[in-house]
RNA sequence: GCCUCCGUAGCUCAGCCCGGAUAGAGCGCCUCACUCGUAAUGAGGAAGUCGCGGGUUCAAGUCCUGCCGGAGGCU
Numbered sequence: 001g002c003c004u005c006c007g008u009a010g011c012u013c014a015g016c017c018c019g020g021a022u023a024g025a026g027c028g029c030c031u032c033a034c035u036c037g038u039a040a041u042g043a044g045g046a047a048g049u050c051g052c053g054g055g056u057u058c059a060a061g062u063c064c065u066g067c068c069g070g071a072g073g074c075u
């Protein structure tokens, strides 16, 4: 230098192929209940510019494109 894949909540990921309704799960975190107390369990809650910018579209996490970061491969 070239090719492929990945980037979504604090962490691990689903959703993308085939665009559509308020963007989700588990773990973690906060509050409450239970307990002598803790854990466990139960109930409730917070947390996201979907890596950054541009484009297409009535509509983009999803499609196109430039860049940034990560992983693997080729030379």
Base pairs, nucleotide, nucleotide: 001074002073003072004071005070006069007068010027011026012025013024020058029045030044031043032042033041051067052066053065054064055063
Overview: The RNA shown here (transfer RNA) has 75 nucleotides. The sequence is in RNAcentral, with records from ENA. Rfam family: tRNA. The family's RNA type in Rfam is transfer RNA. The coordinates come from a structure-prediction model, not an experiment, and the mean pLDDT is 82.